[in-house]
This record gives sequence, structure tokens and C1' cells, in this order.
RNA sequence: GCCAGUGUAGCACAGUGGUAGUGCAGCUGAUUCGUAAUCAGCAGGUCGUCAGUUCAAUCCUGACCACUGGCU
Repeated sequence: GCCAGUGUAGCACAGUGGUAGUGCAGCUGAUUCGUAAUCAGCAGGUCGUCAGUUCAAUCCUGACCACUGGCU
């Protein structure tokens, strides 16, 4: 330099156009003499940025940014 992939909660990831979810972590409560474990509940998101298409975009298109891989 060229090509491809990834970007969603603190972390790991689902979600292929119509109300954003799961596990772990966190907080509260129950249980226990106490801790852990277990159970119940709660909170936590400008879905990388900016535009475009659409009645409607995490999702489709383009550019940019970051990271990963391949080729040279």
C1' cells in the first nucleotide's frame, strides 16, 4: 500500500427493518450464628462517529475512526 472482518451495558456476546436482550460482574432483599453458595428483585445502553435510503435503521448504503486478520 491492497483486501476482508469486527465495533451493542463494567466484561464476554445475541439481536438480518417495527418497544434493545442473555450470562458474568454490581446493588437491594431472603436464606445462614456469620461468610460463601443458592433464590428473588433492581439498576446499568446517545447500539464507534457523521451522512444517506425508508413511514420507521442496532439492522440496508457511503465516508471516516479504532481494533483484528490476510496479501505484498
A computed fold for a 72-nucleotide RNA from an uncultured Peptococcaceae bacterium, annotated as transfer RNA. It was read from a public genome assembly. Its Rfam family is "tRNA". Rfam's curators write: Transfer RNA (tRNA) molecules are approximately 80 nucleotides in length. Gene Ontology term of the family: triplet codon-amino acid adaptor activity. Its mean pLDDT, the model's own confidence on a scale to 100, is 84.